[in-house]
The prediction has a mean pLDDT of 89. The part of an RNA shown here (small-subunit ribosomal RNA, central domain) has 348 nucleotides and comes from a Gammaproteobacteria bacterium. The organism belongs to Gammaproteobacteria, within Bacteria. It matches the Rfam family "Bacterial small subunit ribosomal RNA". Gene Ontology terms of the family: structural constituent of ribosome and ribosome. The full RNA is in RNAcentral, with records from ENA and SILVA.
Context: one part of a larger RNA
RNA sequence: CUGGGCGUAAAGCGCACGUAGGCGGCGAUUUAAGUCAGAGGUGAAAGCCCGGGGCUCAACCCCGGAACUGCCUUUGAGACUGGAUUGCUAGAAUCUUGGAGAGGCGAGUGGAAUUCCGAGUGUAGAGGUGAAAUUCGUAGAUAUUCGGAAGAACACCAGUGGCGAAGGCGGCUCGCUGGACAAGUAUUGACGCUGAGGUGCGAAAGCGUGGGGAGCAAACAGGAUUAGAUACCCUGGUAGUCCACGCCGUAAACGAUGAAUGUUAGCCGUCGGGCAGUAUACUGUUCGGUGGCGCAGCUAACGCAUUAAACAUUCCGCCUGGGGAGUACGGUCGCAAGAUUAAAACUC
Numbered sequence: 001c002u003g004g005g006c007g008u009a010a011a012g013c014g015c016a017c018g019u020a021g022g023c024g025g026c027g028a029u030u031u032a033a034g035u036c037a038g039a040g041g042u043g044a045a046a047g048c049c050c051g052g053g054g055c056u057c058a059a060c061c062c063c064g065g066a067a068c069u070g071c072c073u074u075u076g077a078g079a080c081u082g083g084a085u086u087g088c089u090a091g092a093a094u095c096u097u098g099g100a101g102a103g104g105c106g107a108g109u110g111g112a113a114u115u116c117c118g119a120g121u122g123u124a125g126a127g128g129u130g131a132a133a134u135u136c137g138u139a140g141a142u143a144u145u146c147g148g149a150a151g152a153a154c155a156c157c158a159g160u161g162g163c164g165a166a167g168g169c170g171g172c173u174c175g176c177u178g179g180a181c182a183a184g185u186a187u188u189g190a191c192g193c194u195g196a197g198g199u200g201c202g203a204a205a206g207c208g209u210g211g212g213g214a215g216c217a218a219a220c221a222g223g224a225u226u227a228g229a230u231a232c233c234c235u236g237g238u239a240g241u242c243c244a245c246g247c248c249g250u251a252a253a254c255g256a257u258g259a260a261u262g263u264u265a266g267c268c269g270u271c272g273g274g275c276a277g278u279a280u281a282c283u284g285u286u287c288g289g290u291g292g293c294g295c296a297g298c299u300a301a302c303g304c305a306u307u308a309a310a311c312a313u314u315c316c317g318c319c320u321g322g323g324g325a326g327u328a329c330g331g332u333c334g335c336a337a338g339a340u341u342a343a344a345a346c347u348c
Base pairs, nucleotide, nucleotide: 003320004319005318006317007302008301012316014201015200016199017198021194022193023192025088026087027086028085029084030083031082033081034080035077036076037075038074039073040072041071042070049065050064051063052062053061054060091191092188093187094186095184096183097182098181103177104176105175106174107173108172109171110154114150115149116148117147118146119145120144121143125136126135162169163168206247207246208245209244210243211242215241216240220236221235222234223233258315259314260313261312262311263310266293267292268291269290270289271288272287273286274285275284276283277282278281297304298303321348322347323346330341331340332339333338
C1' cells in the first nucleotide's frame, strides 16, 4: 500500500456555513469520452514459464512456443457512466394559513433573600464545630421593627418538558430578529448530498482597557485536627465571578456514537400540530420531536434495536502495540498563558 476498523479495546474534527473535488431522481432523443466486441500495428533481444535438443549429469548453452495482462490505429454496439438537447415531479426550495417554544439581541421593570448604613426596642452574649478556638459584642453585638443603599441571581411553576448546529438558553413586559413544525397542494423544476483547504460560532478558566463589587471565593492570613497537615473543618479574605469592548479557542466540548438518504415487528409514555367519531376529554388515525421496553438483525461481551451500534449507498474526518509524547525541533496563531501542526533516538 492493500486490508480491517472507529459507543466502552487505538480511532468521529466541539459545532456549523461553504470553495475545489467526489457522488447524485424519473422519461425521451442524440453523441460515442468511459465501457464492451472484432481486426490490424507495435509491445527489441536476453530473462521468467512450457516443449524439445547439446556438453557423461547439472549449472551452462541452443531451438521452438507461450507470454509480455500495455499502447496506438480502425470497424462496430449503445445497456450502464459521462456530454448535449428536451420534458416530468416523488428529492430540494418557494408561497399561503396557523399554532408551539428558557432560540438570539436590545431596552425597561418586579418581588423574595443577602450584606451594609441610619433609627427604635432590648441586654450579655453571639457565632461556629465532632468538640473547640481564631472572630464579633457593654464604644451595646446577636435577636426584633421601620426606613434607606447596593450588587448579583431569578424559589414555586419545572417535567428522561421545550428551544437551539453545537457551546448553551429559565422572573415579567415591550421592540427587533433566526429556525423548526402542521395543514393547503399554488409556484420553480434536480436547483441536491457531502465537503480537503477556508470562514464563522464556540462552556469555564485566563489575558488587555475602563467600569462595578452584595454574596461567594483560588491565592493569602489566622484558628483547629494531626506524628506532621503547605489539606479536609472553622473565622476572615484579594484576584475572579458581574458590565462594555477586544483577545484566547480549549473541556469527560459526551450519546465517549460524523453528515445525508432509503429500507427493516411491535408495545407503553410524553411534547407540538392535523383529520374523523363521540361531545369537553376520550377513542381511532396521521405528521414532526422526545423517552422507556422489546422482535429480527448486529455485537467480544455489555448492550444497540425505525432517534440503530440492523440492512445498503454517497462524501468527509480519524486509527494502525505500550512508554518516550500530544513531548522536542521547525512552521502558523497569540499581549501572554499557551493553542495548533507534529517526530526521532532509546526502551519493553